Model confidence (mean pLDDT): 91 of 100. The RNA shown here (c-di-GMP-I riboswitch aptamer) has 87 nucleotides and comes from a Bacillota bacterium. It matches the Rfam family "c-di-GMP-I riboswitch aptamer". From the family's description: GEMM was predicted in a large-scale screen for bacterial structured RNA regulatory elements. It was read from a public genome assembly, where an Rfam model found it.
C1' cells in the first nucleotide's frame, strides 16, 4: 500500500411498523423506531425486479390491455470515495 475483516476501538448508517408531507402510482423527504448492513457512503453503466400517469389500442359506459420518458444502490454486477488493523 494492497489482499483481507476480529468478542478490537471510535463511531456510522437505518428494515419493518409509525406519524407528517410530496406523487397517478411504484416510491421518495422529515420526525419517531431497529431488522440488520465492513461500504446499508455516492454513481441508473449492464442485468434484473417494481409502478403505469402520459400515449396507443379494446369497449356504449364502468371498464381493460400495452408501454417508462418514472422508481428500486437494503437484488446482483460494475465504477469512485472512505474509518480502524487482530490474524
Nucleotide at each position: 500500500a494492497a489482499a483481507c475483516g476480529a468478542u478490537a476501538a471510535a463511531g456510522g448508517c437505518a428494515a419493518a411498523c409509525u406519524c407528517g408531507g410530496c406523487g397517478a402510482a411504484a416510491g421518495c423527504c422529515g420526525g419517531g423506531g431497529a431488522c440488520g448492513c465492513a461500504a446499508a457512503g455516492c454513481c441508473a453503466c449492464g442485468g434484473g425486479c417494481c409502478u403505469a400517469a402520459c400515449c396507443c389500442c379494446c369497449g356504449c359506459a364502468c371498464g381493460g390491455g400495452g408501454c417508462a420518458c418514472g422508481g428500486c444502490a437494503g437484488c446482483c454486477g460494475g465504477g469512485c470515495u472512505g474509518c480502524c488493523g487482530a490474524a

Lineage of the source: Bacteria > Bacillati > Bacillota.